[in-house]
């Protein structure tokens, strides 16, 4: 250069056209301890990479660009 994957909270991830999106670990706050810590209760935190199409509707389909990986040359 070509060719196929991948991109979703701080981290890891599920979801696959239909209510501002699951679940884990982290992080706040209360309970509980003389205290921490484990456990129990609750809560915050994403503009789903990025622009464009398509459609009544896109995180999901298309097509680009960007990053990041694999494989060939």
């Nucleotide at each position: 250069g070509g060719u196929c994957c991948u991109g979703u909270a701080g981290u890891c991830u599920a979801g696959u056209g239909g209510u501002u999106a699951c679940g884990a670990c982290g992080c706040c706050u209360c309970g509980u301890u003389u205290a921490c810590a484990c456990c129990g209760a609750g809560g915050a935190a994403a503009u789903c990479a990025c622009c464009a199409g398509u459609u009544c509707g896109a995180u999901u389909c298309u097509g680009g660009u960007c990053a990041g990986g694999a494989c060939c040359a």